[in-house]
Context: one part of a larger RNA
Molecule: small-subunit ribosomal RNA, 3' major domain
Organism: metagenome
Parts: sequence; structure tokens; C1' cells
RNA sequence: AGACGGGGACCCGCACAAGCGGUGGAGCAUGUGGUUUAAUUCGACGAUACGCGAAGAACCUUACCUGGCCUUGACAUUGAUAGAACACUGUAGAGAUACGGUGGUGCCGGCUUGCCGGAACUUGAAAACAGGUGCUGCACGGCUGUCGUCAGCUCGUGUCGUGAGAUGUUGGGUUAAGUCCCGCAACGAGCGCAACCCUCGUCAAUAGUUGCUAACAGUUCGGCUGAGCACUCUAUUGAGACUGCCUUCGUAAGGAGGAGGAAGGUGAGGACGACGUCAAGUCAUCAUGGCCCUUACGGCCAGGGCUACACACGUGCUACAAUGGUGCAUACAGAGUGACGCAAUACGGUGACGUGGAGCAAAUCACUAAAAUGUAUCCCAGUUCGGAUUGUAGUCUGCAACUCGACUACAUGAAGUUGGAAUCGCUAGUAAUCGUGGAUCAGCAAUGCCACGGUGAAUACGUUCCUGGGUCUUGUACU
Repeated sequence: AGACGGGGACCCGCACAAGCGGUGGAGCAUGUGGUUUAAUUCGACGAUACGCGAAGAACCUUACCUGGCCUUGACAUUGAUAGAACACUGUAGAGAUACGGUGGUGCCGGCUUGCCGGAACUUGAAAACAGGUGCUGCACGGCUGUCGUCAGCUCGUGUCGUGAGAUGUUGGGUUAAGUCCCGCAACGAGCGCAACCCUCGUCAAUAGUUGCUAACAGUUCGGCUGAGCACUCUAUUGAGACUGCCUUCGUAAGGAGGAGGAAGGUGAGGACGACGUCAAGUCAUCAUGGCCCUUACGGCCAGGGCUACACACGUGCUACAAUGGUGCAUACAGAGUGACGCAAUACGGUGACGUGGAGCAAAUCACUAAAAUGUAUCCCAGUUCGGAUUGUAGUCUGCAACUCGACUACAUGAAGUUGGAAUCGCUAGUAAUCGUGGAUCAGCAAUGCCACGGUGAAUACGUUCCUGGGUCUUGUACU
């Protein structure tokens, strides 16, 4: 100087407390461990692994296994030789592949007009070399997690100390903040904090179609049409909030209350992550040193596996019902997406869906709401709760749904009556609850992830305790 203490003082955070809803019990989905297996490819392991890499494992993907094949190779550069490229097609085979058949002669330049050369592509001897998701993340780059959006981490000069170092950065206040003020052997500065950026909230100007409809007119009663651009909205530029004003406390910084205001003291949310820590993660995104393989640890193909199943754990979904289930009627979003696409009206089917196709590269057309509301019924039951499992028959995607897809109809109708010890999230348009869209994607195991809106709470006395962190101080047998 640090680190640590069941030492002290002060402060903060959904840390506790106060509340609301869960997990832990059930069924299923998914990830992991374990076991099994020819293989169940690999990585990730307290917080900071476990719906994680994977924003899509039937084939492909695919790295794994079994079997069948190739050896200058699927791919790059150089390459003697031969040929245009290429298109169609037969036989054998699980295919990779092997052996054939037919057609076909282009482009650029020279130029003696039918020859030569060149480019691209194909073939291919010998070799250099390719190739490796093989190892090392404890050789590395890059990227990332974490402490933590915590308020810290440092430097120059000066001063003090023999020196390691200290001071500044401590102290008194204050703040979300090393934020600011005052004091002070310090005076300044840098990286962080804050601000500058984006979205939301108010207003104005500009603009008015695909958007809107106050007034006028028509009307098939639909902003439908004429018309208008007020309003809504769209999207560009501005304004606006600064403790600016008032009262009060205070030396000041600042605090408390109030006014005006759409908004008040960081207005709300996002992006943004200091010096560093964990030899944290990643050699399987990529890049790369070294090592290793080279008729194989490389490459091609078919089938299988990654989907196994006594069990254990994590994360979720659906429930156990009446604040509910079911039938009928009726209403209201936002954000996205759409041409190999979204698809209306209509018709067929109990239904998944099919036929067909108006419109739409979309403020124009389409995908497009559900909880809610009204009404009827059920009457507390393992039920008209719950939907697992299983049988049969189908639909769709796709060469192909056996291993191993999703969905539909009928039948079947498990467990489950609110969950032990323990444990998690959340402070406001939040929790809870309800649906919607998107990426990936032929299809889909999505209940995941990322976004979007609808309805919309309770509680916070407080900081004694638990937990993590910050500042100062003290002790130490630790470095």
C1' cells in the first nucleotide's frame, strides 16, 4: 500500500421489511446431468452453465456411428495434353459412381478466309500443394459475460517522507453521482458521472395522398361522391424545463413547500459500461502462433444417430375451476409482414383445409385481435373443471413424415382439489392478466426468443436484521 474481521461510524440497492404474483407438488414442453448406445457429435458448469451457442436436427444441416467408395482430391494457384461451353438421354447400382449414345461448334484479336493465337469453361500425366468442426482460449487477435451504470480509477508539477509511498482524492455539508459548495500544501488535468444522440409526453410552422371530415351539397347511408385541409394523423423543422419565479431554512452548494405549466427538480424509457477483476467464455463464427493427420484425423454417398430412458435438477406452458366453463350476440388496438408472397368476396367440407382468385411491391389491398360487454346455461361434483394418454379416420408441407413433423374430426378422459423444507420476480401504465406480430423457416416439435398494444392493481412504517456494494477509520499471526 492492499486484502480480511461473527471491529466501529456513515450511506445506497426489490437487500430486508410492507404488499402482489409465482417456483418447489401434478401432466406436458424444453435444456442439462446420469445411464444406455454402433453413435447417442461438440462446447457452456456458483453468482456470471442448464428454452445457453441453436433466429428452426425428417433428408440436408451434421461436426457423430455403420456400410459402400475417392486419393493432386469437393475447393485455390501453377501445369504438358486434348476439347468450345453446354443441352438431351440409355444401362447397372441404395446412392456416390461406372460404362455409353445424340446434338453442338460460340466470344475476342490477327488475317493470306481457313488457319494461328488469346480469354472463359471442361479434361488431365508428373509434382509443388490443397484439406482438417483434429489439440492447445493456460501461446494469441477480435468479440462477449461479470462485479456494475457501482462511483470510482489515475496523471503532471509542487510539497512531505531515508524509502516503499503519502498529499491532491482526506475533513464539514450536499447530491443519483469524486455532483457541487466551503475549508485545506496543494494547484491543475485526464478516463468515468452528467450533458450532447434516439423514442415517448405539449404546442407551433410547413406539407395534404393512399390519411382525415367541422361546415356546404349529393347519396345506394358506406367519407361513398363533389368539396375542404380546419380536426385526427403522418414527418420534417422549431419552441418548451433552467431550481428560471415566489415563500422558507442555509455562509454557500443545496433542501422543503408553492405558483404557472402538457411536463418539475435526472420529466419517463433506451443507447451508452472508467482503471481493472475472474490465466472467466469462445481455436466449432472468423482470424491466427505452435503441435498433430496426409490412400486419412482429408473427401463423396446411403441408412442410422443428435428425438434413447429406471432416474435427478434447472427454465417454462397448461391446470386444479364459479372473479369460472360452455353456447349465441356485439365492440375496441398497436407494431410489424407480404410477389417462390399476403390473399378478400363467393363456393365445397363437421373441421384441419380445398376450389377459385378481386385487390395489393401496399398510410390505398390483405394477414387482423383476445380478454371485455350483453344474454342463456351449468350449481360445487374429480364435475359441462382439467386436458395428458391411447385408438380410428383425415388435412397440409415436402423426393420422402417408420425411426422422427404440425394440424383436424370422432372416441378415450391420467394426474391434478392450490403444492414440505426452501426459494424467485416486481415500486406504475409497473406487477398481474389478455391477445397480436416478427426473425429463423418448404413444413415444424415456438409453451422459446425479440417486439406490440388491450385491461390494469396492492404496498413501502422504516433501515434493527439477511444479502451485495461504496466512503472513512481501527486491529491483524495474511500478501